[in-house]
RNA sequence: GCUGGUGUGGCUCAAAGGUAGAGCAACGCAUUCGUAAUGCGUGGGCUGCGGGUUCGAUUCCCGCCACCAGCUCCA
Numbered sequence: 001g002c003u004g005g006u007g008u009g010g011c012u013c014a015a016a017g018g019u020a021g022a023g024c025a026a027c028g029c030a031u032u033c034g035u036a037a038u039g040c041g042u043g044g045g046c047u048g049c050g051g052g053u054u055c056g057a058u059u060c061c062c063g064c065c066a067c068c069a070g071c072u073c074c075a
Base pairs, nucleotide, nucleotide: 001071002070003069004068005067006066007065010024011023012022013021018055026042027041028040029039030038048064049063050062051061052060
């Protein structure tokens, strides 16, 4: 330098055009003499950044950034 992949709550991952969800973690309540476990509930992300297409973009297109893998050239 080229190619491909990944980027979404604190963490691991869904959602593949129609107002972003799950598990774990956190917090609250119940249960217990108390803790753990268990059950119920609550809050938390505008989706790496900037543009474009669209009535509407996490999703499609372009550029950039970060990380991972592979390939190649020069010194």
This is a predicted structure of a 75-nucleotide RNA (transfer RNA) from Candidatus Crickella merdequi. Taxonomically the source falls in Candidatus Crickella (Bacteria, Bacillota, Peptostreptococcales, Anaerovoracaceae). The RNAcentral record of the sequence draws on ENA. The prediction has a mean pLDDT of 80.